[in-house]
RNA sequence: GCGUCUAUAGCUUAAUCGGACAGAGCAAGGGCUUGCGGAGCCCUCGAUCCCCGUUCGAUUCGGGGUAGACGCA
Numbered sequence: 001g002c003g004u005c006u007a008u009a010g011c012u013u014a015a016u017c018g019g020a021c022a023g024a025g026c027a028a029g030g031g032c033u034u035g036c037g038g039a040g041c042c043c044u045c046g047a048u049c050c051c052c053g054u055u056c057g058a059u060u061c062g063g064g065g066u067a068g069a070c071g072c073a
Base pairs, nucleotide, nucleotide: 001072002071003070004069005068006067007066010026011025012024013023019056028044029043030042031041032040049065050064051063052062053061
């Protein structure tokens, strides 16, 4: 330099052929419980790598970029 793949919450991840409010587990905060803590139960918070385009509608499709993995040279 060229090609393929990946990027979603603090972490691990789901999302059908493009459709409803992007769902869950752990973590964090609050409450119940307890003599205190832990465990358990309930509630809350929090995310689509960036820009542009297509579309009524984009996590998903197209173009460009960034970062990472692998392969070729």